[in-house]
RNA sequence: AGCAAGGUAAACUAAUGGUAAGUUAUUAGACUCAUAAUCUAAUGAAGAGGGUUCAAUUCCUUCCCUUGUUA
Numbered sequence: 001a002g003c004a005a006g007g008u009a010a011a012c013u014a015a016u017g018g019u020a021a022g023u024u025a026u027u028a029g030a031c032u033c034a035u036a037a038u039c040u041a042a043u044g045a046a047g048a049g050g051g052u053u054c055a056a057u058u059c060c061u062u063c064c065c066u067u068g069u070u071a
Stems, first nucleotide, its partner, number of pairs: 001070007010024004018054001026042005047063005
């Protein structure tokens, strides 16, 4: 330098055009003599910009970053 895959919450993964879901973690409450475990609830997210569309995590495009591969 070329090619390919990817970037979603503090961490890890879904959803393939129509309300962004789940687990762990965190916080609060319940339970307990107390802690842990368990149960309930809450908070928190689309890498950045532009385009297509009534509507974009999703399609197109330019950058940034990560991984792999070729030279």
A computed fold for a 71-nucleotide RNA from Chrysaora achlyos, annotated as transfer RNA. It matches the Rfam family "tRNA". The family's RNA type in Rfam is transfer RNA. Rfam links the family to the GO term triplet codon-amino acid adaptor activity. The prediction has a mean pLDDT of 84.